[in-house]
A computed fold for a 78-nucleotide RNA from an uncultured Desulfobulbaceae bacterium, annotated as c-di-GMP-I-GGC riboswitch aptamer. Its mean pLDDT, the model's own confidence on a scale to 100, is 84. The sequence was found by an Rfam model in a public genome assembly.

RNA sequence: UCCGAUAAAGCCAAACCGCCUGAAAAGGCGGGACGGAAAGUGGCGGGUCUUAGAAACAAGAUGGCCGAGCUGCCGAAG
Numbered sequence: 001u002c003c004g005a006u007a008a009a010g011c012c013a014a015a016c017c018g019c020c021u022g023a024a025a026a027g028g029c030g031g032g033a034c035g036g037a038a039a040g041u042g043g044c045g046g047g048u049c050u051u052a053g054a055a056a057c058a059a060g061a062u063g064g065c066c067g068a069g070c071u072g073c074c075g076a077a078g
Base pairs, nucleotide, nucleotide: 002078003075004074011036012035016031017030018029019028020027021026034064040070041069044067045066046065047062048061049060050059
């Protein structure tokens, strides 16, 4: 370094519920854990989702869909 253990210390938090924001997708906070070794980070590429506005190839959402980028805890076996 690859790799990822019936290891240790911690970390995140799906569905669902409550309150709030938004036209919506969805997001924030609290509760809650299905899962996660990048489920850390930024919408860069692809995918998917939304449609208030006359309309769009515009605009927006998703990093817990995939790829690539940047950063990172622990350390058995190989």